[in-house]
Context: one part of a larger RNA
RNA sequence: UGACGGGGGCCCGCACAAGCGGUGGAGCAUGUGGUUUAAUUCGAAGCAACGCGAAGAACCUUACCAGCUCUUGACAUACCAAUCGCGGAUAGUGGAGACACUUUCUUUCAGUUCGGCUGGAUUGGAUACAGGUGCUGCACGGCUGUCGUCAGCUCGUGUCGUGAGAUGUUGGGUUAAGUCCCGCAACGAGCGCAACCCUCGCCCUUAGUUGCCAGCAUUUAGUUGGGCACUCUAGGGGGACUGCCGGUGAUAAGCCGGAGGAAGGUGGGGACGACGUCAAGUCAUCAUGGCCCUUACGGGCUGGGCUACACACGUGCUACAAUGGCGGUGACAGAGGGCAGCCACUCCGCGAGGAGGAGCUAAUCCCUAAAAACCGUCUCAGUUCGGAUUGCACUCUGCAACUCGAGUGCAUGAAGUUGGAAUCGCUAGUAAUCGUGGGUCAGCAUACCACGGUGAAUACGUUCCCGGGCCUUGUACA
Numbered sequence: 001u002g003a004c005g006g007g008g009g010c011c012c013g014c015a016c017a018a019g020c021g022g023u024g025g026a027g028c029a030u031g032u033g034g035u036u037u038a039a040u041u042c043g044a045a046g047c048a049a050c051g052c053g054a055a056g057a058a059c060c061u062u063a064c065c066a067g068c069u070c071u072u073g074a075c076a077u078a079c080c081a082a083u084c085g086c087g088g089a090u091a092g093u094g095g096a097g098a099c100a101c102u103u104u105c106u107u108u109c110a111g112u113u114c115g116g117c118u119g120g121a122u123u124g125g126a127u128a129c130a131g132g133u134g135c136u137g138c139a140c141g142g143c144u145g146u147c148g149u150c151a152g153c154u155c156g157u158g159u160c161g162u163g164a165g166a167u168g169u170u171g172g173g174u175u176a177a178g179u180c181c182c183g184c185a186a187c188g189a190g191c192g193c194a195a196c197c198c199u200c201g202c203c204c205u206u207a208g209u210u211g212c213c214a215g216c217a218u219u220u221a222g223u224u225g226g227g228c229a230c231u232c233u234a235g236g237g238g239g240a241c242u243g244c245c246g247g248u249g250a251u252a253a254g255c256c257g258g259a260g261g262a263a264g265g266u267g268g269g270g271a272c273g274a275c276g277u278c279a280a281g282u283c284a285u286c287a288u289g290g291c292c293c294u295u296a297c298g299g300g301c302u303g304g305g306c307u308a309c310a311c312a313c314g315u316g317c318u319a320c321a322a323u324g325g326c327g328g329u330g331a332c333a334g335a336g337g338g339c340a341g342c343c344a345c346u347c348c349g350c351g352a353g354g355a356g357g358a359g360c361u362a363a364u365c366c367c368u369a370a371a372a373a374c375c376g377u378c379u380c381a382g383u384u385c386g387g388a389u390u391g392c393a394c395u396c397u398g399c400a401a402c403u404c405g406a407g408u409g410c411a412u413g414a415a416g417u418u419g420g421a422a423u424c425g426c427u428a429g430u431a432a433u434c435g436u437g438g439g440u441c442a443g444c445a446u447a448c449c450a451c452g453g454u455g456a457a458u459a460c461g462u463u464c465c466c467g468g469g470c471c472u473u474g475u476a477c478a
Stems, first nucleotide, its partner, number of pairs: 001478002003475003007472007015462002019426005026318008034309002042053002064304007073129001077128002079125006087106003091102004109119003131293002134291003141286001142282003145278001147276001152191006158167003171182003197270004202238007211228003216225002241264001244258005320419001324378005336367003341360002345356004385416001390411007432454007
């Protein structure tokens, strides 16, 4: 100087408390461990691994296993030789396919000094080499997690100390903040904080189609004429600064109350993550040193596996019902996506869906029905709760749903009556609850990312648990 203390003081955080809803019990989904297996590819491991890499494993992906098969190689550059096309389509034979052999058609490379001269492409050959998701994240770059959006981390000069170092950065107030004020052997400065950026909330202005309709006409319908006032859209600007008033404070910084205001003391949300810590994570995104393989640890293919199942754990979904189930009526969103696409409308089918078929490269057309809401019924039961499991019959995607997809109809109708010890989230348009969309994607979502609808309760307080900041004290620790 740090680190640590079941030392002290001050302070903060959904840290506790006060509340609301869960997890832990059930069924299922998903990840992991374990076990099994020819293989169940690999990584991630307290918080900070476990719906994580994976924004989607039937083939492919795919790295794993079995079998078949290739050896200058699927890919790059260089050399020699040959050909002039390469490519595409088509048919046949062998084969599981990779691959091997053959047939027909299409097109007959470019420049040119007309010299196989130059370029390009293909095939064959030989060698340098290619190739490796093989090892090392404890050799590295880059990227990321975490403490933590915590308020800290440092430097120059000066001063003090033999020195390590100290001071500044401590102290008195204050703040979300090393935020600001005052004081002070310090005076300044940098990286952080804040602000500058995006978005939501109010107003003005510019513009008026695909959007809108107050008044005038018109219509089934903003449909059409007309208009751009309003809504809205998307550009620009204004607006909030403790600016004003009162109190308090040290006449300071600030704090408390009030006015005006759409908004008030950081207005809400986002992006943004200091010096560093964990030899944290990643050699399997990529890049890369070293080591290793080179007829194989490389390449191709078929099939299988990653989907196994006495069990254990994590994260979720659906429930156990009446604040509900079922039937009916039928109102109100926002944000997205669409051409190998979204698909109105009509017809067929109980339905998944199918057959026709308009519009739309989109403020124009479509996805698009929002759902919780309201009315009726059921009357407390393993039920008109719950939907697992299983049987039969189908639909769709796709070369192909056996291993191993999703959906539909009929039938079947399991566990489950609110969950032990323990444990998680949340302070407001939040929790809870209700639907909607998107990415990935041929198909497949209870996951992820986003969107709006309805919309609470509680916070006395800081003794205690956890994490953190500052000062101080002890130490046989570094």